[in-house]
RNA sequence: UAAGUAGGAUAAAUGGCCGCGGCUGGCGGAUCCGAAAGGUGCCAGGCGAGGAAAGUCCGGGCUUCACAGGGCAGGGAUGCCGGAUAACGUCCGGUGGAGGCGACUCCAAGGAUAGUGCAACAGAAAUAUACCGCCGGUGCGGCGCACGCCGUGCCGGUAAGGGUGGAAGGGCAGCGUAAGAGACUACCGCCCGGCCGGUAACGGCCGGGGCAUAUGUAAACCCCAUCCGAAGCAAGACCGCAACGAGGCAUAUGGCGGCCCGUCAGCCUCAGGUAGGUCGCUGGAGCCUGUCGGCGACGACAGGCCUGGAUAGAUGGCCAUUCACGACAUAACCCGGCUUAUCGUCCUGCUUACAUU
Numbered sequence: 001u002a003a004g005u006a007g008g009a010u011a012a013a014u015g016g017c018c019g020c021g022g023c024u025g026g027c028g029g030a031u032c033c034g035a036a037a038g039g040u041g042c043c044a045g046g047c048g049a050g051g052a053a054a055g056u057c058c059g060g061g062c063u064u065c066a067c068a069g070g071g072c073a074g075g076g077a078u079g080c081c082g083g084a085u086a087a088c089g090u091c092c093g094g095u096g097g098a099g100g101c102g103a104c105u106c107c108a109a110g111g112a113u114a115g116u117g118c119a120a121c122a123g124a125a126a127u128a129u130a131c132c133g134c135c136g137g138u139g140c141g142g143c144g145c146a147c148g149c150c151g152u153g154c155c156g157g158u159a160a161g162g163g164u165g166g167a168a169g170g171g172c173a174g175c176g177u178a179a180g181a182g183a184c185u186a187c188c189g190c191c192c193g194g195c196c197g198g199u200a201a202c203g204g205c206c207g208g209g210g211c212a213u214a215u216g217u218a219a220a221c222c223c224c225a226u227c228c229g230a231a232g233c234a235a236g237a238c239c240g241c242a243a244c245g246a247g248g249c250a251u252a253u254g255g256c257g258g259c260c261c262g263u264c265a266g267c268c269u270c271a272g273g274u275a276g277g278u279c280g281c282u283g284g285a286g287c288c289u290g291u292c293g294g295c296g297a298c299g300a301c302a303g304g305c306c307u308g309g310a311u312a313g314a315u316g317g318c319c320a321u322u323c324a325c326g327a328c329a330u331a332a333c334c335c336g337g338c339u340u341a342u343c344g345u346c347c348u349g350c351u352u353a354c355a356u357u
Stems, first nucleotide, its partner, number of pairs: 001353010012322007020048002023045005032039002050328001054339002057337005062232004075228005080094005095109001096107004110223002115221002117217003131162002133158011170188002173185002189211001190209008236279004245270005253265004286305008323326001
C1' cells in the first nucleotide's frame, strides 16, 4: 500500500424567532370555576425519543384471576460441558464437528444397536439384489487325428473389478481361493472394557471384539432428559353527576275528593357504578466516573447525576451560515435479550500478500 477479519463510536453542526408537552418557582380585583386548597390564566427558568423507540419472537418485574400436597395422561418449549444473570431459547469461556492459507466464522451438537415411516431420477438391486464381468460344472454347434480352441445356452458360486447413484453390506494392503469373501492377518475406523489427564463436555494410552451395530433422514412420527397455571396497563386500584335498586319519613311531606292499604312523586340514608376524575406512571435489576476481583460474560465498593410521561395523544416549524448535503425510523407500564431496517464518517486490535528500510 492492497485485500480481508473482529469490535466500537457517531446518527449533520452553530445561532436566532415562533409554537407544543411536563416540571419548578412567582403573580393573584390581570380572566373564569371553587367555601378553601387548587384548577384555569399570566410571567420566568430549566427539561423534552432511538440505536434500533420497530417486529411483538423469548425471559422477568408488576397486576387480577385460579390453585391443599403428590403422581399419571395430554400439550408446548428446550437439548455438548462449565459459568454469568432476577430470569432466559440470551451472553461468556471451553469441547467436538464444518469452512478458510490465515485473522476468524458457522453448528437445533441427546437417541437412527426401541419401533414405524420416507428417500425423486438413475440402476439388476436401496437394506435388499447378479446387468456386465470373473470362476466351476454341463448341453449343443463349428474347427481339429487328438490335447484343445471358438461360439451359444443352462445350473451354481462370487459384491474383488465395471457401470448407476448422495448412499451398494466398514476402508486399505496382504494372505487365501476355482474365482471370491473379516473367511484369516496388520494398520485405520467402529463397539466394549480399563488406566491416566480434565470440575465437566472430552482427550490420550493400553487391552479385547471380526464388526448382522453398519446408507441417510428425528426443525418426520417417535423415545429419553429438563422446564412450563392463565390473561395482560384497554392489567388493575380508588373516588364518583347518572340509570336500575333497598330502607326510612314522626298520629309532622305532597297527589290519587275524607280515612286505611296501596301506588306515584319528593326528601334523607345506603348500595350502585355511567359520564368524568385520581392513581398505576416512571427514581430504575437506572445512568456516569473511578478503584478492586474475574481470561470473560459479570460482580463488589466509593463518589456524582435525575434524564419524556401524554390520553386524541407534545418533542415541531421558519430563517441565516457552514459541510461530507444527511439513512432507517417516532415512546404509550417498565426492564434484560433476540431478530429485522439503516446514507455515510471516524477509531482500535488482528491476518495475508507485496514493496521499502
Predicted 3D model of a 357-nucleotide RNA (Bacterial RNase P class A).
The coordinates come from a structure-prediction model, not an experiment, and the mean pLDDT is 77.